This is a predicted structure of a 165-nucleotide RNA (glmS glucosamine-6-phosphate activated ribozyme aptamer) from Salisediminibacterium halotolerans. Its mean pLDDT, the model's own confidence on a scale to 100, is 79. The model forms 89% of the base pairs in the Rfam consensus.

RNA sequence: CAGUUUUAUAAAGCGCCUGGACUGUCUAACGGCGAAGAUGGACAGUUGACGAGGAGGAGGUUAAUCGAGAAAUCGGCGGAUACCUCCCGGUUGCUGUCACAACCGAAAGCGAAAGAAGAAAGCGGGAAGGCGACUUUUCGUACAAUUCUUUACGCAUUGGCGACC
Numbered sequence: 001c002a003g004u005u006u007u008a009u010a011a012a013g014c015g016c017c018u019g020g021a022c023u024g025u026c027u028a029a030c031g032g033c034g035a036a037g038a039u040g041g042a043c044a045g046u047u048g049a050c051g052a053g054g055a056g057g058a059g060g061u062u063a064a065u066c067g068a069g070a071a072a073u074c075g076g077c078g079g080a081u082a083c084c085u086c087c088c089g090g091u092u093g094c095u096g097u098c099a100c101a102a103c104c105g106a107a108a109g110c111g112a113a114a115g116a117a118g119a120a121a122g123c124g125g126g127a128a129g130g131c132g133a134c135u136u137u138u139c140g141u142a143c144a145a146u147u148c149u150u151u152a153c154g155c156a157u158u159g160g161c162g163a164c165c
Base pairs, nucleotide, nucleotide: 014078015077016076017075019074020047021046022045023044024043025042026041027040028039030037050067051066052065056087057086058085059084060083088105089104090103091102092101093100096161097160098159099158109155110154111153113151114150115149117147122141123140124139125138126137127136128135129134
């Protein structure tokens, strides 16, 4: 330097597929003048969740948060930032510290109300690829909830020790 094999890397609302649905070719029997048509089989394919949000560490567990003008987004498998416990570090409990309670992991007590911000699929056009199912992409246009933020309200705002007055 070249080849072969093995392993790893990648993605995290993410990946995959033996069912289902759909497409193409061939084929069998049906059909009929023929063609169309529908059925079975073989082979090769397509599809199979639309975004928002989400990771202190360890262990555990599983049907892992939120909504959508989607409704096969059916069904299944795997993974996973959900959840629980403990630990670590913090916020609030008007100063320090040790506990305790609730909460947070750059954001922090609970409840409920009003206002503000905020998506993609979709829909309407176009481009590229494919015989096709369909895939990728672009322009225009609309709308969430969790969340976050603002305002006012209700509830809660502990105990020991110390410091200060």